[in-house]
This is a predicted structure of a 532-nucleotide part of an RNA (small-subunit ribosomal RNA, 5' domain) from an uncultured bacterium.

Context: one part of a larger RNA
RNA sequence: GGACGAACGCUGGCGGCGUGCUUAACCAUGCAAGUCGAACGAGAUCCAACCAGUGGCAACACUGGGGAAGAUCUAGUGGCGAACGGGUGAGUAACACGUGAGGAACCUGCCCCGAAGUCUGGGAUAAGCCCUCGAAAGGGGGUCUAAUACCGGAUGUCCUCAUCAGGUCACAUGACCAGAUGAGGAAAGGUCCGCUGCUUCGGGAGGGCCUCGCGGCCUAUCAGCUUGUUGGUGAGGUAGCGGCUCACCAAGGCGACGACGGGUAGCUGGUCUGAGAGGACGAUCAGCCACACUGGGACUGAGACACGGCCCAGACUCCUACGGGAGGCAGCAGUGGGGAAUCUUGCGCAAUGGGCGAAAGCCUGACGCAGCAACGCCGCGUGCGGGAUGACGGCCUUCGGGUCGUAAAGCCCUGUUGAUAGGGACGAAGGGCGAAGGGUUAAUAGCCCCUAGCCUGACGGUACCUUUCGAGGAAGCCCCGGCUAACUACGUGCCAGCAGCCGCGGUAAUACGUAGGGGGCGAGCGUUGUCC
Numbered sequence: 001g002g003a004c005g006a007a008c009g010c011u012g013g014c015g016g017c018g019u020g021c022u023u024a025a026c027c028a029u030g031c032a033a034g035u036c037g038a039a040c041g042a043g044a045u046c047c048a049a050c051c052a053g054u055g056g057c058a059a060c061a062c063u064g065g066g067g068a069a070g071a072u073c074u075a076g077u078g079g080c081g082a083a084c085g086g087g088u089g090a091g092u093a094a095c096a097c098g099u100g101a102g103g104a105a106c107c108u109g110c111c112c113c114g115a116a117g118u119c120u121g122g123g124a125u126a127a128g129c130c131c132u133c134g135a136a137a138g139g140g141g142g143u144c145u146a147a148u149a150c151c152g153g154a155u156g157u158c159c160u161c162a163u164c165a166g167g168u169c170a171c172a173u174g175a176c177c178a179g180a181u182g183a184g185g186a187a188a189g190g191u192c193c194g195c196u197g198c199u200u201c202g203g204g205a206g207g208g209c210c211u212c213g214c215g216g217c218c219u220a221u222c223a224g225c226u227u228g229u230u231g232g233u234g235a236g237g238u239a240g241c242g243g244c245u246c247a248c249c250a251a252g253g254c255g256a257c258g259a260c261g262g263g264u265a266g267c268u269g270g271u272c273u274g275a276g277a278g279g280a281c282g283a284u285c286a287g288c289c290a291c292a293c294u295g296g297g298a299c300u301g302a303g304a305c306a307c308g309g310c311c312c313a314g315a316c317u318c319c320u321a322c323g324g325g326a327g328g329c330a331g332c333a334g335u336g337g338g339g340a341a342u343c344u345u346g347c348g349c350a351a352u353g354g355g356c357g358a359a360a361g362c363c364u365g366a367c368g369c370a371g372c373a374a375c376g377c378c379g380c381g382u383g384c385g386g387g388a389u390g391a392c393g394g395c396c397u398u399c400g401g402g403u404c405g406u407a408a409a410g411c412c413c414u415g416u417u418g419a420u421a422g423g424g425a426c427g428a429a430g431g432g433c434g435a436a437g438g439g440u441u442a443a444u445a446g447c448c449c450c451u452a453g454c455c456u457g458a459c460g461g462u463a464c465c466u467u468u469c470g471a472g473g474a475a476g477c478c479c480c481g482g483c484u485a486a487c488u489a490c491g492u493g494c495c496a497g498c499a500g501c502c503g504c505g506g507u508a509a510u511a512c513g514u515a516g517g518g519g520g521c522g523a524g525c526g527u528u529g530u531c532c
Stems, first nucleotide, its partner, number of pairs: 001532004006528005013380006019373002021338001027334001029333003034080003039077002042074005050065006087291003097215007106208003111204008119153004128143006158185007166177004189196002217263003224254003229251008266288004270281004293314005316327004344370001346369003352366001353364004383413001385411001393404004417473001418469002421466003427459001430456004437449004476521005481502003487516005497504002
């Protein structure tokens, strides 16, 4: 000098874009993951005919019952999602990460392409109803019922396995192709009739898993470490290779090219600095990993050993009728605590993206916005011109004057910003409704296409534009001995104090304090901390 997720002191007008618990643990409250009635039964609401009553001459009106077709809603069964998205960096020195290879040892829901199929049966069960236990959380028994829930049988393009024999190839175990025989293996319907699902197989895309080479911290005041340890055979297990696990056998394996131990630490793209080489760091954003009160475990599933799932143990908190139950903010806000220190219990799904759905749509503290904070970067303003009796006043003075100083006043002007009044967005693509028209059709039903038009914005009456008013509302901080740019007076008298280093202060202090003047930067300026 540069830099910062900064903090502290003094000061503080505006805007744009960013950033904002770097610090142990615990949390009140609300929200953060649902959706599908076009899988299913059931229930509720609305509702035509019809019936009864009241009023009426009647048409009819009102009230009650009734419930077709249909519409709407949803507790439950079922499906998909909940493994994404969001948070944090505790642990981890490891194939965790980065990079480059390999898998002839592997998996893959939704999506895309291709091939084939979707036949025939069955028994339950939730909801409901009845009974019942419990303070609650929650159960128990009986009975009824449906399915794209569950279970048989058939078929088998194919797939898997076993046996047999063949070809092509190879990177060692081998791989691929076609064949014969045998064994085993599927399915689900819905519909607005347009479609959409379901099953098996092959391929793809994307995702994941495994193995290896190389790379990136400190410590030898850690020198030896190791018994599933190292290898083999066999078995189990896995999607799969493998001591991954087990039985048996052998006695190996690693290490000064630093094993083992200890300390520290998420890794990377990158960030800061530097001419570079390098050094330091790893906030925000992006990729990967790990974790979800602490420890352990599995279940479901294509995928988890699962933040807002389950079970066990522990610590803690809460409810209780004392028998027993409930909970997990390292999601978004927020409280208290800790700390030098870090924000609103805001608005909206309009956009982008995600889940479900045929769609309309619903959900979405992801996200988009707004709020707070000079925390940072960038931009703008606090006026411009003119004005000499060089005013008043301050300070200094050799008492002549000098200086603050064109600075002020008074005069002319402007209108960024501000205030006032009016207009007023982009972000909207898409989607919905939809006359007219076209297609299909016997049809002016339906269905499909398409057009005019209408609706759909949290931010926001915001940005922006215009009108009017008016210099009006908007400057501080540090420094002035040398380094280092900027000097005098007074006070003080080794005191009070200053100080980054050298050093100032003991009666003329440009070094302390105040004032005048000056220098530097400027909505900031200094100080502290850390890195280069």

The RNAcentral record of the full RNA draws on ENA and SILVA.